A computed fold for a 404-nucleotide RNA, annotated as Bacterial RNase P class A. It matches the Rfam family "Bacterial RNase P class A". About the family: Ribonuclease P (RNase P) is a ubiquitous endoribonuclease, found in archaea, bacteria and eukarya as well as chloroplasts and mitochondria. The prediction has a mean pLDDT of 75. Of the family's consensus pairs, 94% are formed in the model.
RNA sequence: UAAGACGGCCGGACAGUCGCGCCAUAGCUUGGACUAUGGUGAGGAAAGUCCGGGCAUCAGGGGAACAAGGCACCGGAUAACGUCCGGCUGGGGCAACCCAAGGGAAAGUGCCACAGAAAAUAACUGCCUGUCUAUAAGAUGGGCAAGGUUGAAAAGGCGAGGUAAGAGCUCACCGCGGUGGUGGCAACAUCAUUGGUCAAGGUAAACCCUGUCUGAUGCAAGACCAAGUUAGGAGCAUCAAGGUGUAUCUUUUUUAAGAUGCAAACCAGAUGAUAAGAGGCGUUCUCCCCUUACUCCAGAGGUGGGUCGCAAUGAGCUUUGAUAGCAAUAUCAAGCCCAGAUGAAUGGCUGUCGGUUUGAGCUUACUCAAAUUACAGAACCCGGCUUAUAGGCUGUCUUAUUUG
Numbered sequence: 001u002a003a004g005a006c007g008g009c010c011g012g013a014c015a016g017u018c019g020c021g022c023c024a025u026a027g028c029u030u031g032g033a034c035u036a037u038g039g040u041g042a043g044g045a046a047a048g049u050c051c052g053g054g055c056a057u058c059a060g061g062g063g064a065a066c067a068a069g070g071c072a073c074c075g076g077a078u079a080a081c082g083u084c085c086g087g088c089u090g091g092g093g094c095a096a097c098c099c100a101a102g103g104g105a106a107a108g109u110g111c112c113a114c115a116g117a118a119a120a121u122a123a124c125u126g127c128c129u130g131u132c133u134a135u136a137a138g139a140u141g142g143g144c145a146a147g148g149u150u151g152a153a154a155a156g157g158c159g160a161g162g163u164a165a166g167a168g169c170u171c172a173c174c175g176c177g178g179u180g181g182u183g184g185c186a187a188c189a190u191c192a193u194u195g196g197u198c199a200a201g202g203u204a205a206a207c208c209c210u211g212u213c214u215g216a217u218g219c220a221a222g223a224c225c226a227a228g229u230u231a232g233g234a235g236c237a238u239c240a241a242g243g244u245g246u247a248u249c250u251u252u253u254u255u256a257a258g259a260u261g262c263a264a265a266c267c268a269g270a271u272g273a274u275a276a277g278a279g280g281c282g283u284u285c286u287c288c289c290c291u292u293a294c295u296c297c298a299g300a301g302g303u304g305g306g307u308c309g310c311a312a313u314g315a316g317c318u319u320u321g322a323u324a325g326c327a328a329u330a331u332c333a334a335g336c337c338c339a340g341a342u343g344a345a346u347g348g349c350u351g352u353c354g355g356u357u358u359g360a361g362c363u364u365a366c367u368c369a370a371a372u373u374a375c376a377g378a379a380c381c382c383g384g385c386u387u388a389u390a391g392g393c394u395g396u397c398u399u400a401u402u403u404g
Base pairs, nucleotide, nucleotide: 001400002399003398004397005396006395007394008393009392010391012353013352014351015350016349017348018347020041021040022039023038024037025036026035027034043375047386048385050384051383052382053381054380055218056217057216058215061287062286063285064284065283066282068214069213070212071211072210073087074086075085076084077083088102089100090099091098092097103209104208108207109206110203111202112201124148125147126144127143128142129141130140131139132138156174157173159171160170161169175198176195177194178193179192180191181190182189183188222308223307224306225305232297233296234295235294236272237271238270239269242267243266244265245262246261247260248259249258250257251256278292279291280290316336317335318334319333321332322331323330324329354373355372356371357370358369359368360367361366
């Protein structure tokens, strides 16, 4: 100097003028409204709604089975996650680095199109050999799967020996399997030894198996106020204060009266877990220590109002602070409070400057002119992932070339 890899930050500034939302204080004031002062007011993604939670309401809990969904090498971080960090293995790249939906194919089922002889009992071409035939060509029998074709892949690879020709047939090396040593928390790495019936190709982002985890709905959650609304019907149970019924006793007016019991069968009335039964987890079974409050039918009112949730204090933010750690991160210290709308505020106008592109001038990184200035907008909150983004500044590392 050129090309590249992995990151970080900014993403318009200043002045004037006019106008908005919220909070605090003060004035006015019954309150409201209004005025003044001060403070504050969109993001790195606010987007997607793909994950995980906080919070809220509902769901009883225990045990067993099933369903649905997520995850899947090892070790850590985290409130948690499918996220992040550090490693291992495999692949890509000269490298810095990047990618992986990374458990199981010897539990089972399925698939491997087309091409090709054949996709797991292979023989198209071919090699060797016996017979017929005049050698040959050809026919026919036997042996082979080393060479060639096709394909993503042809059933361990390369080399040597051996063989009629071949083949792990044999040997050395590699691969694969077993055993053991060393290092490492581990995934794994490495070394030694052993096995040639070394028999089991690929595919699970195919069904599946194994292990492990998991309630539902969501601020339009939810709480409160205001307003408004049945003289209901049927049934069940409990209750002996009423009546019918019934037993005993007493009195007596013996047609009766009174007292004490029984009785919930009927009428009437009151009550509604205290009695039974019914209901309560995504589904089923079981247990009961929990819980709901009578069951069913018909019908009526409201859901265009207001307040809270929401002063947003939080797994909060900042630190050119400390400690531990390779790091993600954790702990401590100091400082800070930074939107809260509800048809939806956070802005409009003017001027100057800045960035980028193009053109012109000229001696320079200066002047002039024109154009342009990204993606985009909170709505309960937070941690991630993914996607969009004009342009600018900057750190570390890799490779190539040149110079010193």